RNA sequence: CUCCGACAAGGGCAACCCGGUCGCGAGACCGGUCCGCAAAGCCAGGGAUCUCACCCUGCUCUCCCGAGACCGCCCGGCUACCGAA
Numbered sequence: 001c002u003c004c005g006a007c008a009a010g011g012g013c014a015a016c017c018c019g020g021u022c023g024c025g026a027g028a029c030c031g032g033u034c035c036g037c038a039a040a041g042c043c044a045g046g047g048a049u050c051u052c053a054c055c056c057u058g059c060u061c062u063c064c065c066g067a068g069a070c071c072g073c074c075c076g077g078c079u080a081c082c083g084a085a
Stems, first nucleotide, its partner, number of pairs: 004083002012037002017032006035072001041078003045075003049069004
C1' cells in the first nucleotide's frame, strides 16, 4: 500500500412512522424517533422501479418517445476514518 472488517477506540449516517413546509405527482427538505448501514459518503453513466405529460383507441391497458423521481434495488465510476485477525 492492497485485500479484509473485530462484541476494538473515537466518531458518522438515519429506514418505517409522526408533525411541518414545498411539489400535479413519484418524491424533497426540516424536526422527533431509531430499522438498519463499513462507504447508508459523492456521481443519475447502464439496468430495474416509480411519477407526470404526450400518443393511440369505440373503451381500457401496455410499450416506445419526452420530462422527471429514486444511488437505504443491482451494476459501474470517484473519494475516505480506524487497524485486531
Predicted 3D model of an 85-nucleotide RNA (c-di-GMP-I riboswitch aptamer) from a Gemmatimonadales bacterium.
NCBI's taxonomy places the organism under Bacteria, Pseudomonadati, Gemmatimonadota, Gemmatimonadia, Gemmatimonadales.
Its mean pLDDT, the model's own confidence on a scale to 100, is 82.
Its Rfam family is "c-di-GMP-I riboswitch aptamer". From the family's description: GEMM was predicted in a large-scale screen for bacterial structured RNA regulatory elements.